[in-house]
Source information: The prediction has a mean pLDDT of 82. Predicted 3D model of a 71-nucleotide RNA (transfer RNA) from bacterium HR35. Its Rfam family is "tRNA". Its family is annotated with triplet codon-amino acid adaptor activity in the Gene Ontology. By type it is a transfer RNA.
C1' cells in the first nucleotide's frame, strides 16, 4: 500500500429506514436506627463530515480510532 471488520449512555452488549432497548453504575424517592440489600422513579448515547430519501443511527462515500489477514 490492499482488503475485510467494529465504532450506539460514564462501562459492558442489542437493535433497527419513522418513539434507541437492557444490565451495571449515577441521582432522588420508599424501606432500615445507620449501612447494606430490595422497591419505585429520573437523567444521559447511535465516531466525524457529506450524499441519498418524505423521514438516516440504520442505506452511500470519505476521514479518524481499533482489530484481523495479504503484500
Nucleotide at each position: 500500500g490492499c482488503g475485510g471488520g467494529a465504532u450506539u449512555a460514564g462501562u459492558u452488549g442489542a437493535g433497527u429506514g419513522g418513539c434507541c432497548c437492557a444490565a451495571c453504575g449515577c441521582c432522588a424517592c420508599c424501606u432500615u436506627c445507620c449501612c447494606a440489600u430490595g422497591g419505585u422513579g429520573g437523567a444521559g448515547a447511535c465516531a466525524c463530515g457529506g450524499g441519498u430519501u418524505c423521514g438516516a443511527u440504520u442505506c452511500c462515500c470519505g476521514u479518524a480510532u481499533c482489530c484481523c489477514g495479504c503484500u